[in-house]
Order: sequence, then structure tokens, then C1' cells
RNA sequence: UACAAUUGUUUUUGUUAGUAUCGUAUAUGAUUGAAAAUAUGGUUCGAUUGUCUCUACCCUGGUGCCGUAAAUACUAGGACUAUGAUAUUUAAAAAUACAAAU
Repeated sequence: UACAAUUGUUUUUGUUAGUAUCGUAUAUGAUUGAAAAUAUGGUUCGAUUGUCUCUACCCUGGUGCCGUAAAUACUAGGACUAUGAUAUUUAAAAAUACAAAU
């Protein structure tokens, strides 16, 4: 001086796993069978449907309505899950540059 490998740092990324925000889906909806309550009540279980879609399909309130019967209506707030994008964190790998000592 050169080469190879090792360690550390730095930068990059069609990589792993997470988190946050926004978007998409679905309206935490619709239909229906059975059982249950009754103005201090208005519930529970199942099925079908709804998504280029797995899962979920309830909780807490409010306002009506039903004159004792078998039927509830509207409404406020709250996610989860799948997936796309962006940002960020983490792990591994590859490459670039620098440094260390051998």
C1' cells in the first nucleotide's frame, strides 16, 4: 500500500412485527321463526340477508307509543374486524460511506 473477514457508526430499501391518523366495507343494519314481559314492562335464543371481505352485528341513554293486548317506533354517543395509503417505532437482511484494531 492492497485484499479478505470481523466489530461499531451512518445512509438507503419492493423485508418482519407493531402503533397512530385518514379512507373503503356496514347502515354495530334489514327480514324472519320460537319463547318471554306488560305503563315500575317493552326482553331472550336461533336462522336468512347485507361486504370484490374474515369477524362482529351489541352497550349505555333520551323521546314517543301501546289503557292491559301483542306489537314496539324514532333518536344521541361508543367501537371491533378486514383492507388501502401516509407517518412513526422495532427486528433481520442487502448495499454505500467512514472509523477501529487484527
A computed fold for a 102-nucleotide RNA from Candidatus Izimoplasma sp. ZiA1, annotated as Purine riboswitch aptamer. Its Rfam family is "Purine riboswitch aptamer". Its Rfam clan is "Purine riboswitches". It was read from a public genome assembly, where an Rfam model found it. Model confidence (mean pLDDT): 76 of 100.